[in-house]
Context: one part of a larger RNA
RNA sequence: GCAAGUGAAUCUUAAUAAUGGGCAAGCUUAAACUAAAAAAAGUGAAGGCGAAGAGAAAUCGAGUCUUUUUGGCGAUUAAAAGUCUUUUGUUAAGUACCCGAAACCGGCUGAUCUAAGCUUGAGCAGGCUGAUAUUGUAGUGGCAACACUCUUUGGAGGGCCGAACCCGUGUAUGUGGCAAAAUACUGGGAUGACUUGAGUUUAGGGGUGAAAGGCCAAUCAAAGUCGGUGAUAGCUGGAUUUCUGCGAAAUCUAUUGAAGUAGAGCGUCUUAAAUAGAUAAUCCGGGGUAGAGCACUGUGUAAGUAAGGGGGAGUUUAUCUCUUACCGAACUUUAGCAAACUCCGAAUACGGUUUUUUCAUUUAAGGCAGACAGAGUAUGUAUGCGAAGAUUCAUACUCAAGAGGGAAACAGCCCAGAUUGUAGGCUAAGGUCCAUAAAAUAGUUUCAGUGGUAAAGGUGAUAUUUGCUCUGAGACCGUCAGGAGGUAGGCUUGGAAGCAGCCAUUCUUUAAAGACAGCGUAACAGCUCACUGACCUAGAGUAAAAGUCCCGCCAAUUUUGAGGGCUUAAAACUAUUACCGAAGCUUCAAACAAAUUAAUAUCAUAAAUUAUUAAUUUGUGGUAGCAGAACUUUCCGUAGGUUGUAAAAGUUUUAUCGUAAGUUAAAAUGAAGACAUCGGAAGUGAGAAUACUUGC
Numbered sequence: 001g002c003a004a005g006u007g008a009a010u011c012u013u014a015a016u017a018a019u020g021g022g023c024a025a026g027c028u029u030a031a032a033c034u035a036a037a038a039a040a041a042g043u044g045a046a047g048g049c050g051a052a053g054a055g056a057a058a059u060c061g062a063g064u065c066u067u068u069u070u071g072g073c074g075a076u077u078a079a080a081a082g083u084c085u086u087u088u089g090u091u092a093a094g095u096a097c098c099c100g101a102a103a104c105c106g107g108c109u110g111a112u113c114u115a116a117g118c119u120u121g122a123g124c125a126g127g128c129u130g131a132u133a134u135u136g137u138a139g140u141g142g143c144a145a146c147a148c149u150c151u152u153u154g155g156a157g158g159g160c161c162g163a164a165c166c167c168g169u170g171u172a173u174g175u176g177g178c179a180a181a182a183u184a185c186u187g188g189g190a191u192g193a194c195u196u197g198a199g200u201u202u203a204g205g206g207g208u209g210a211a212a213g214g215c216c217a218a219u220c221a222a223a224g225u226c227g228g229u230g231a232u233a234g235c236u237g238g239a240u241u242u243c244u245g246c247g248a249a250a251u252c253u254a255u256u257g258a259a260g261u262a263g264a265g266c267g268u269c270u271u272a273a274a275u276a277g278a279u280a281a282u283c284c285g286g287g288g289u290a291g292a293g294c295a296c297u298g299u300g301u302a303a304g305u306a307a308g309g310g311g312g313a314g315u316u317u318a319u320c321u322c323u324u325a326c327c328g329a330a331c332u333u334u335a336g337c338a339a340a341c342u343c344c345g346a347a348u349a350c351g352g353u354u355u356u357u358u359c360a361u362u363u364a365a366g367g368c369a370g371a372c373a374g375a376g377u378a379u380g381u382a383u384g385c386g387a388a389g390a391u392u393c394a395u396a397c398u399c400a401a402g403a404g405g406g407a408a409a410c411a412g413c414c415c416a417g418a419u420u421g422u423a424g425g426c427u428a429a430g431g432u433c434c435a436u437a438a439a440a441u442a443g444u445u446u447c448a449g450u451g452g453u454a455a456a457g458g459u460g461a462u463a464u465u466u467g468c469u470c471u472g473a474g475a476c477c478g479u480c481a482g483g484a485g486g487u488a489g490g491c492u493u494g495g496a497a498g499c500a501g502c503c504a505u506u507c508u509u510u511a512a513a514g515a516c517a518g519c520g521u522a523a524c525a526g527c528u529c530a531c532u533g534a535c536c537u538a539g540a541g542u543a544a545a546a547g548u549c550c551c552g553c554c555a556a557u558u559u560u561g562a563g564g565g566c567u568u569a570a571a572a573c574u575a576u577u578a579c580c581g582a583a584g585c586u587u588c589a590a591a592c593a594a595a596u597u598a599a600u601a602u603c604a605u606a607a608a609u610u611a612u613u614a615a616u617u618u619g620u621g622g623u624a625g626c627a628g629a630a631c632u633u634u635c636c637g638u639a640g641g642u643u644g645u646a647a648a649a650g651u652u653u654u655a656u657c658g659u660a661a662g663u664u665a666a667a668a669u670g671a672a673g674a675c676a677u678c679g680g681a682a683g684u685g686a687g688a689a690u691a692c693u694u695g696c
Stems, first nucleotide, its partner, number of pairs: 001696006011094008020085004026049003032043003053060002063073003097238002100235001104228006115202009124192001126161003129157001133153001136150001138149004165189003170185004204220001206216003241630006251264005266370001267368007276361001277359001278357001280355002283352003291344001292342002297338003302333003308327002310324005374399007382391002404415003419590003423587004430580003433564002439577007451566001457551002460549003464545007478535005484508003489503003514529001517528003591620011631685001633682005641675003650669006657662001
């Protein structure tokens, strides 16, 4: 890994609801006893529930209680039923659907490993160093004791080097190894706090420990073993046949609550009520959101006026007068901002009235739940960086629990909700050059492969529309010419002549020419401009709108619009008509369910009930979950029956029937039992549990 077998809501008692049955104003026995193979049966009225309540109670009683009240609880009236038990659902207590801890407690077993102690033994090649001490009729010093030097002995040391022995520093190999800790090389100690044999002592909240929470038999922050024990687990995993109807939630509140649980909301089933529900329209309502506004509250822009403050000066020194680099309440004008501003104020939403609809819910009581980790998209808020496939509210949709078509692929986007079959038809979103089902026509735009990534910005390109101004009394552009005088205006200044600065900004000659728009000079000068004429000649200028392309921007995943490929298109826009395209709709056939109608049977006076059949209409995606109907396995009754050697069960193969679980038949094999029907009882259904056992 595979196969086969095993493998998980069980039993008892009680409560409660539904269900079938018995009796019924009553119902019922418990223990126990009788009898008995056992079951069934009989006896047993103690007790329980119900038929009457009120009050704390005495007590009273269809009433009663009370601070005597317009009160509480109950009865009255027609309706008005309980109780015992079967089955099923659920709950509680028990192992309580199954497997799974780390732990806790108790009794025992361990010191042949290892830690420490005790008793008694054993072991340590060789080499080096040379302590205290010591010899001498030596030397020096000293009165001496003695000290030092030399010399002679001597052999100390948790001394040195290094085998055995003990240890295990570094590296490599090894890592299902030679080995559940080794091997190789290299290292440390090696007369000592050394190593070691044998015997012996200390035992589990205890020992031992030169102390690392180390060691106590490959087990140690409390050994091992057996028991309490099927400990407990709000946590993970698993939980076995079929079909049918309906079908959620991931929210609120509370919680030593946050992975749980309870009540509510949402599901399902039963009963009852019977239109109370939903949609649309009309009308009537309240509101203070979006927006807007500044009338209040706050903030804040620019001016004006101005109380007051600050600074300065003066003198008559005062509650003084004058003044101004400055600050500046309040008021007026101006233009803004606000979730906790409002003089205002929608759309929606919400409540109600009356109608409407080819809608069908809604409410109450009771049984049983699941669920309380949600996700994305769109819109409106909040947090964040107006970041996030972020977090958080609200509203809607989809997914969750939803398949099908489209978006290349793609839970949450677009279209659309799959009962089944078969062959067709019509469409949705989206598409119609090829892959790939299906397309053309008419008119424009684009040359950038734009399409098939992005902004501010661009005196870039291009096609189009509209308004205004000038224009054969000659525009716009270009060329030629003029562009002057009083005057260098006055002031200022070293200078100031149109052109540093201040003030004023006139007059004249003219076709026209500013007391000058720009450059320039130290100041002048000089060069342009405005403005005017001539030549030329037909449109020119300006503003706005919407379209396409380009630059801004050669970049980072495959040569990437998914690809090939595409240029009057297979790109973009406008218009038109076709077609393709889904499990949508529809034609045909079928199944199941519900409702309505009809018929037949049942019953029978009738109605109602139940069953069957037919027609019509509607419905049939589905996780958790609720409800319903069935199949199969083993055993029992039916069964003293039926069937089987004229071949049972089982096995293999093929076929029939049934929506399915499954059923039936035949053939082969097999060799002795098997079982219809209707009922009963369960050790009743496996593919999952790192499941268990066995085999390969």